[in-house]
RNA sequence: GCCUUGGUAGUGUAGCGGUCAGCACCUGACCCUGUCGAGGUCAUAACUCGAGUUCAAAUCUCGGCCAGGGCG
Numbered sequence: 001g002c003c004u005u006g007g008u009a010g011u012g013u014a015g016c017g018g019u020c021a022g023c024a025c026c027u028g029a030c031c032c033u034g035u036c037g038a039g040g041u042c043a044u045a046a047c048u049c050g051a052g053u054u055c056a057a058a059u060c061u062c063g064g065c066c067a068g069g070g071c072g
Stems, first nucleotide, its partner, number of pairs: 001071007010025004018055001027043005048064005
């Protein structure tokens, strides 16, 4: 340099173009318990950046950045 896979809450991950972007862990509040732990309820928090297509983009297209893999 070329090809290819990926980038989503603090962490890990899901997400047919149309739901309030889901789940688990973490954190906070409350319940439960003689205490801790376990368990239960609730809450906070995210789409890598820019442009394009579209009535509508996390999702499709192009480019940039970052990370992994392959070839030279």
The RNA shown here (transfer RNA) has 72 nucleotides and comes from a Nanobdellota archaeon. Its Rfam family is "tRNA". By type it is a transfer RNA. The RNAcentral record of the sequence draws on ENA. RNAcentral records the identical sequence in 2 taxa. Model confidence (mean pLDDT): 81 of 100. The source organism's lineage runs through Archaea, Nanobdellati and Nanobdellota.